[in-house]
The part of an RNA shown here (large-subunit ribosomal RNA, domain II) has 681 nucleotides and comes from Clostridium bornimense. The RNAcentral record of the full RNA draws on ENA. Its Rfam family is "Bacterial large subunit ribosomal RNA". The organism belongs to Clostridium, within Bacteria.
Context: one part of a larger RNA
RNA sequence: GCCAACGAGUUACGGUAUGCAGCAAGGUUAAGUACUUAUGGUACGUAGCCGAAGGGAAACCAAGUCUGAACAGGGCGACUAGUUGCAUGCUGUAGACCCGAAACCGGGUGACCUAUCCAUGGCCAGGUUGAAGCGAGGGUAAAACCUCGUGGAGGACCGAACCACGUUGGUGUUGAAAAACCAUGGGAUGAGCUGUGGAUAGCGGAGAAAUUCCAAUCGAACUCGGAGAUAGCUGGUUCUCCUCGAAAUAGCUUUAGGGCUAGCGUCUGGUAAAUUAAGUGAUGGAGGUAGAGCACUGAAUGGGCUAGGGGGCCGCGAGGCUUACCGAACCUUAUCAAACUCCGAAUGCCAUACACUUGUACCCAGGCAGUCAGACUGCGAAUGAUAAGAUCCGUAGUCAAAAGGGAAACAGCCCAGACCGUCAGCUAAGGUCCCUAAAUGUAGAUUAAGUGGUAAAGGAUGUGAGGUUUCUAAGACAACUAGGAUGUUGGCUUAGAAGCAGCCACUCAUUUAAAGAGUGCGUAAUAGCUCACUAGUCGAGAGACCUUGCGCCGAAAAUGUCCGGGGCUAAAAUCUACUACCGAAGCUACGGACUCCUAACGGAGUGGUAGAGGAGCUUCCUGUAUGGGCUGAAGUCGUACCGAAAGGAGCGGUGGACUGUACAGGAGUGAGAAUGUUGGC
Numbered sequence: 001g002c003c004a005a006c007g008a009g010u011u012a013c014g015g016u017a018u019g020c021a022g023c024a025a026g027g028u029u030a031a032g033u034a035c036u037u038a039u040g041g042u043a044c045g046u047a048g049c050c051g052a053a054g055g056g057a058a059a060c061c062a063a064g065u066c067u068g069a070a071c072a073g074g075g076c077g078a079c080u081a082g083u084u085g086c087a088u089g090c091u092g093u094a095g096a097c098c099c100g101a102a103a104c105c106g107g108g109u110g111a112c113c114u115a116u117c118c119a120u121g122g123c124c125a126g127g128u129u130g131a132a133g134c135g136a137g138g139g140u141a142a143a144a145c146c147u148c149g150u151g152g153a154g155g156a157c158c159g160a161a162c163c164a165c166g167u168u169g170g171u172g173u174u175g176a177a178a179a180a181c182c183a184u185g186g187g188a189u190g191a192g193c194u195g196u197g198g199a200u201a202g203c204g205g206a207g208a209a210a211u212u213c214c215a216a217u218c219g220a221a222c223u224c225g226g227a228g229a230u231a232g233c234u235g236g237u238u239c240u241c242c243u244c245g246a247a248a249u250a251g252c253u254u255u256a257g258g259g260c261u262a263g264c265g266u267c268u269g270g271u272a273a274a275u276u277a278a279g280u281g282a283u284g285g286a287g288g289u290a291g292a293g294c295a296c297u298g299a300a301u302g303g304g305c306u307a308g309g310g311g312g313c314c315g316c317g318a319g320g321c322u323u324a325c326c327g328a329a330c331c332u333u334a335u336c337a338a339a340c341u342c343c344g345a346a347u348g349c350c351a352u353a354c355a356c357u358u359g360u361a362c363c364c365a366g367g368c369a370g371u372c373a374g375a376c377u378g379c380g381a382a383u384g385a386u387a388a389g390a391u392c393c394g395u396a397g398u399c400a401a402a403a404g405g406g407a408a409a410c411a412g413c414c415c416a417g418a419c420c421g422u423c424a425g426c427u428a429a430g431g432u433c434c435c436u437a438a439a440u441g442u443a444g445a446u447u448a449a450g451u452g453g454u455a456a457a458g459g460a461u462g463u464g465a466g467g468u469u470u471c472u473a474a475g476a477c478a479a480c481u482a483g484g485a486u487g488u489u490g491g492c493u494u495a496g497a498a499g500c501a502g503c504c505a506c507u508c509a510u511u512u513a514a515a516g517a518g519u520g521c522g523u524a525a526u527a528g529c530u531c532a533c534u535a536g537u538c539g540a541g542a543g544a545c546c547u548u549g550c551g552c553c554g555a556a557a558a559u560g561u562c563c564g565g566g567g568c569u570a571a572a573a574u575c576u577a578c579u580a581c582c583g584a585a586g587c588u589a590c591g592g593a594c595u596c597c598u599a600a601c602g603g604a605g606u607g608g609u610a611g612a613g614g615a616g617c618u619u620c621c622u623g624u625a626u627g628g629g630c631u632g633a634a635g636u637c638g639u640a641c642c643g644a645a646a647g648g649a650g651c652g653g654u655g656g657a658c659u660g661u662a663c664a665g666g667a668g669u670g671a672g673a674a675u676g677u678u679g680g681c
Base pairs, nucleotide, nucleotide: 001681002680003679004678005677006676011094012093013092014091015090016089017088018087019086020085021084022083023082026050027049028048032044033043034042035041036040054061055060064076065075066074067073097236098235100233104226105225106224107223108222109221115200116199117198118197119196120195121194122193123192124190126158127157128156129154133150134149135148136147137146138145162187163186165185168183169182170181171180202218204214205213206212211220239616240615241614242613243612244611249262250261251260252259253258263371264370265368266367267366268365269364270363276361277358278357279356280355281354282352283351284350285349291343292341293340297337298336299335302332303331304330308326309325310323311322312321313320314319374399375398376397377396378395379394380393382391383390404415405414406413419592420591421590422589424588425587426586430582431581432580433566434565435564439579441578442577443576444575445574446573452568458553459552462550463549464548465547466546467545468544469543470542471541479537480536481535482534483533485510486509487508490504491503492502516531520529521528593606594605595604596603597602617670619667620666621665622664623663624662625661626660627659628658635654636653637652638651639650641648642647
């Protein structure tokens, strides 16, 4: 891992609701006793319980009573239906659907591992160093001291056994081994190692101290018991079909992944057929959002006018004059606002004795729930950075709980809601060259960028459409030829400044077809080249700007080129118009099933998680009735039959002794999941 078997809402006693049955102003027995055909039943048994009367704290009163001064008001009652049994739903108390803790408490068992201690034994090759002391010699007044010898100290040195001590590296890591092996290393006369016996015990012991050890277990050992501890947590929870079908919200919560009540679901009963409810229209309302505005509150631009203030001048002062200063108010101009409003929609909301549609969908009472993590998309706001597949509200949709078609693939987008069948038809979204069902469709236009098939500010004689305007046969635009002068080197400045460093100006005037006190390049300054401007040649359009369609650049990323691919250019791209076709579980057609409504004809409906309700199938046992079976039961293997399903037959093989059907009753009644349990492989 697979297969098989086992494996989870039970039982007792209360409560409550529903169904059925009995009796009914009553209902009912419990223990027990008697009888009996004796795990059972029948009869008796009224002790008790519930109901038939309530109100009050009570005394007490009573269809009333309490409060109260009240004969007032008000509260709770009265004007009848209960009770017993069985079944089912839910609930309470019990382990209460099953499995699962870490832990807590009590009684015991452990120091054969290990820690420390006690008693008594054992062990340490070999080599090295050479303390004190002592002896001799030297030395001294005597010592000290020095030298040589002797001696053999040391948690001394090197290094086996030993300590299995564990430094470093490797191997091993389902190991040879639940800590080892190989190499290397540390201690090795000591706080050394070790044998045997003994001591200390879990709210404890021991500890050269690490939360370290106390039998591969240690922030509190192991074992049995309390015990099925508790688990707002995780996992699992077994046959079928039919009807309806949620929620992820509010309030409260030592509450936030749990609960309670409400909301939303379902089932039963009821009121009432009242226009109860919902929708659309009509009519009537309230409102201060979007927008807009500046009349208020504030913010805020320029100008005018001007109180006041500052500066300057005159004045001894009073005061006066003046001002490219500041400046309230006022006027004007142009603005802004969630907490501004002179205004003010659309929607939405409320109401109606109106109309239409649906046809009880409303409401009331009761049983049973589930839900309290929601997700994305569009629209309106907030938080954030007008970031987020972000967070938080409102509103609508989808998913959740929805399959089908489209979007290449893709819960939340677009289309559309799957009862079943059909080798029938029509459509939606989206498509129609090939992959790939259907147009290489029609008419007109655009794009040349593979734009289409990613992106901005900004940039550009890309190209299409429309418009405004200037010049132009008195010759434009472009090109070519020629001219482009004089006062003058304007004045100033400067070493110089001559059109062309810089400053100034009233930028003048002359000759002209025209020519700036000069548009650039250039020189140290001149010079030189050029432009404006003019004439000629040429001979028909040329220039500037605005609006707009489609394109271009801007454009760098990590597996592979951003159309799903091939591939596409008067398209298979884009825009406009049109026709045809394809395309879904949509709609239609035909056949069928079930549910509801209807007197009938007939009509409507049948996606579904949590969940509510309904109807069934199957297994085992019991009772009653009735069958089958050695001429072959159950089981098992095969099989093209029947039923909407769970399931049920028939026949044949095998097997070798039990077993069906109908109606009731009762459950250890259905497995694929629980890191399920046991067995097999």